A computed fold for a 350-nucleotide part of an RNA from a metagenome, annotated as small-subunit ribosomal RNA, central domain.
The coordinates come from a structure-prediction model, not an experiment, and the mean pLDDT is 89.

Context: one part of a larger RNA
């Protein structure tokens, strides 16, 4: 590299938008770039290859033919792809009318419970563990009623329920906003798919700056445990957890399964919507689109298992794998404040 491949064996980019590029529906007319057919000219000889000869045979040498798949011109074909014109509605997209929904962003509001502070009842204990000790309490704890700060997160409902590209996302209203989904068939006419680089978004922890800090809680301190205990359990406790600007740019960022399109027997749940049939009406029932779910058939698969939400049987693009360690390290670039991200070897060595 030809290849084979990526759920668990090495392997899908953390997600999306998109540039270039690749790829692209149905029909006519052109054109003849590609394609495909002829003819010419080149395509040195040697060499290989076949066929014949020379050396006693071979090697070798000689004739002859084929060949030298190729280039270049010129004539021709026109199915396909390509360009150019056109034209269509199935792909895409627009409008229109409904309804789902924790989808995002800002204000605002209220309740529960913890901590704290201050009154009031009260008194000797609380707490905490396996026990137990640090610890708090007679300067009155713990309990309990009351006021009153203050910050965090959102109890039932909460559901293999729902939205979001991923990450995520859950107290109530109002405001602004993004997408999906059904139904009409109006409308544009292929405008599509995919997506190297680019660009944004991107859990928890970290960074920086200025707020804020109830609770929990890295490090830290001290009790116990044990030979020992720089842990596990217990009392304390600072960053941090929260806000508002910025950086960071990672995860088991999982469905360990890239996106789009068709194609391919079926049961049964659940969420949204629409027709039907019934019915005063509506649930139940039929049909049908769109999502999440389980079982399962053909078929795959090394098995597990997947199976119309394929891992099934096609295309089309994009990433990515190639023995295990050295090692996602080293060196150098990029990029950060840094912490480190990200690009990525080799030597030896099994």
């Nucleotide at each position: 590299u030809u290849g084979g491949g990526c759920g668990u064996a090495a392997a899908g980019g953390g997600u999306g938008c998109g540039u270039a590029g690749g790829u692209g529906g149905c029909g006519a007319g052109g054109u003849a770039a590609g394609u495909c057919g002829g003819a010419u000219g080149u395509g040195a000889a040697a060499u290989c290859c076949c066929g014949g000869g020379g050396c006693u045979c071979a090697a070798c040498c000689c004739c002859g033919g084929a060949a030298c798949u190729g280039c270049a011109u010129u004539c021709g074909a026109u199915a396909c792809u390509g360009c150019c014109u056109u034209g269509c509605u199935a792909g895409a997209g627009u409008a229109c009318u409904g309804g789902a929904g924790a989808g995002g962003a800002g204000a605002u509001c209220g309740g529960a419970a913890u901590u704290u502070a201050c009154g009031g009842u009260g008194u000797a204990g609380c707490a905490g563990u396996g026990a137990a000790a640090u610890g708090c309490g007679u300067a009155g704890a713990u309990a309990u009623c009351g006021u009153a700060a203050g910050g965090a997160a959102g109890a039932c409902c909460g559901g293999u329920g729902g939205c979001g590209a991923a990450g995520g996302c859950g107290g109530a209203u109002c405001u602004c906003u993004g997408g999906a989904c059904a139904g009409u068939u109006a409308c544009u006419g292929a405008c599509a798919c995919u997506g190297a680089g680019g660009c944004a978004c991107g859990a928890a922890g970290g960074c920086c700056a200025g707020g804020g800090g109830a609770g929990c809680a890295a490090a830290c301190g001290g009790g116990a445990u044990u030979a020992g205990a720089u842990a596990c359990c217990c009392c304390g406790g600072u960053a941090g957890u929260c806000c508002u600007g910025g950086c960071a740019g990672u995860a088991a960022a999982c469905g360990g399964u890239g996106c789009g399109c068709g194609u391919u027997u079926g049961g049964u749940g659940u969420g949204g919507g629409a027709g039907g049939a019934u019915u005063c009406g509506a649930c139940c029932c039929c049909u049908u689109c769109c999502g999440u779910g389980c079982c399962g058939g053909a078929g795959c698969u090394a098995a597990c298992g997947c199976g119309u939400u394929a891992a099934a049987c096609g295309c089309g693009c994009c990433g990515c794998c190639u023995g295990g360690g050295g090692a996602g390290u080293a060196c150098g670039g990029u990029c950060g404040c840094a912490a480190g991200a990200u690009u990525a070897a080799a030597a030896c060595u099994c």